[in-house]
Transfer RNA from a Spirochaetales bacterium, 74 nucleotides, folded computationally. Rfam family: tRNA. Rfam classes the family as a transfer RNA. Rfam describes the family as follows. Transfer RNA (tRNA) molecules are approximately 80 nucleotides in length. NCBI's taxonomy places the organism under Bacteria, Pseudomonadati, Spirochaetota, Spirochaetia, Spirochaetales. Its mean pLDDT, the model's own confidence on a scale to 100, is 81.

RNA sequence: GGGCGGCUAGCUCAGUUGGUUAGAGCACUUGCUCGACAAGCAAGGGGUCGAUGGUUCGAGUCCAUUGUCGCCCA
Repeated sequence: GGGCGGCUAGCUCAGUUGGUUAGAGCACUUGCUCGACAAGCAAGGGGUCGAUGGUUCGAGUCCAUUGUCGCCCA
């Protein structure tokens, strides 16, 4: 230098043909339960979907540029 893949909640990850409000598990908070802790039950908080711009009535999803991590080729 070229090619491929990843980036979405604190962590690990889903997200179908672009469609109305973006999800799961764990973690966290509050309550219940318990002598207490853990476990369990109920409720809740938490998101610039790596960044910027574009297309579209509508973008996590499509296009361009770009950052970062990993792999392959030279």